[in-house]
Context: one part of a larger RNA
RNA sequence: UCCCCCCCAAGGAACUCGGCAAGUUGGCCCCGUAACUUCGGGAGAAGGGGCGCCCACGAGUAGGUGUAGGGUCUUGCACCUGAAGCCGAGGUGGGUCGCAGAGGAUAGGCGGUGGCGACUGUUUACUAAAAACACAAGCCUCUGCACAACUCGUAAGAGGAUGUAUAGGGGCUGACGCCUGCCCAGUGCCGGAAGGUUAAGGGGAGGGGUUAGCGGGGGUAAGACCCUGCGAAGCUCUGAACCUAAGCCCCGGUAAACGGCGGCCGUAACUAUAACGGUCCUAAGGUAGCGAAAUUCCUUGUCGGGUAAGUUCCGACCUGCAUGAAUGGCGUAACGACUGCCGCACUGUCUCGGGGGGGUUCCCG
Numbered sequence: 001u002c003c004c005c006c007c008c009a010a011g012g013a014a015c016u017c018g019g020c021a022a023g024u025u026g027g028c029c030c031c032g033u034a035a036c037u038u039c040g041g042g043a044g045a046a047g048g049g050g051c052g053c054c055c056a057c058g059a060g061u062a063g064g065u066g067u068a069g070g071g072u073c074u075u076g077c078a079c080c081u082g083a084a085g086c087c088g089a090g091g092u093g094g095g096u097c098g099c100a101g102a103g104g105a106u107a108g109g110c111g112g113u114g115g116c117g118a119c120u121g122u123u124u125a126c127u128a129a130a131a132a133c134a135c136a137a138g139c140c141u142c143u144g145c146a147c148a149a150c151u152c153g154u155a156a157g158a159g160g161a162u163g164u165a166u167a168g169g170g171g172c173u174g175a176c177g178c179c180u181g182c183c184c185a186g187u188g189c190c191g192g193a194a195g196g197u198u199a200a201g202g203g204g205a206g207g208g209g210u211u212a213g214c215g216g217g218g219g220u221a222a223g224a225c226c227c228u229g230c231g232a233a234g235c236u237c238u239g240a241a242c243c244u245a246a247g248c249c250c251c252g253g254u255a256a257a258c259g260g261c262g263g264c265c266g267u268a269a270c271u272a273u274a275a276c277g278g279u280c281c282u283a284a285g286g287u288a289g290c291g292a293a294a295u296u297c298c299u300u301g302u303c304g305g306g307u308a309a310g311u312u313c314c315g316a317c318c319u320g321c322a323u324g325a326a327u328g329g330c331g332u333a334a335c336g337a338c339u340g341c342c343g344c345a346c347u348g349u350c351u352c353g354g355g356g357g358g359g360u361u362c363c364c365g
Stems, first nucleotide, its partner, number of pairs: 002359007010351002014349001019346001027051005036041001038175001052096006063087003069081004073076001097101001109344007116336002121133002137173007150159003176331004181261003186258002188254005195249003201243002206238005213230006262280005289323001290320001301317005
């Protein structure tokens, strides 16, 4: 010097992001326990009292064990009962010792009020245990079984399932309570099939190339040969109309499918505000509920509460920058090593430091 442990006057969270850490509490018996509640709970709520040893009394009692004996039958290492023997409380009264009797060790601190998640569970093996995941439950959707749908595999085959729609697969929401509004224009999905479009394929009108042959010119004695025009069949290149599926266009449906859910102006006999009116746009213009919120920028919004003093907290208001209904909305008892705020108790967290012990560091041997 650092680490670990123990103690401390007065104060008692003034420490700090935060009571982190440390303290407080702690056992058994008895009394006694609120709001709220899904009537289970909340509860060990909270808050109190008792506790050693000795004597007396009930009395070696209650009770336990279980020998002999007795009883029962399913017969056994059986069961029931049960003298003896052994073990042996609790209660009442009195006494007694210490600072202290759950005398040591092990052994909840408590309460109030919010947020989130119903709950028990699960998770980032080695920085995250959570309001994340899961969950019962709700809803949508696929699947009718000869091969389900779906998944793995090139396949055979396997899972699904030796199951069969009260089953199985996929998706979203996430106990429970009250609920879950409007929009199908876009995207997706489902249905439809009249019309439009549309591939390969079918179809071949027509066109091109090639040339047997023929015509013209040159050339030759005649040819061969050269130039040039036409050009059948065949071969070949190309190719219009027309026929033709799904899909797309199209016509409908569907939001617990992906998603979306307006603006401006005016108006009431103080003012202010606007139940009311006008107008533009839209597929439709946000219902219930909640709201400065795990969402509010302005913002420490404003008012109330709590404090001597409160950017946090709780209750309100609503001007919702940019809430809102299974990307669920709002509540909710119980639960939580979750998270915010407040209090009681208690403390070296602190005012502010001191003392002691054990290690370590340093020096000598």
Molecule: large-subunit ribosomal RNA, domain IV
Organism: Pseudomonadota bacterium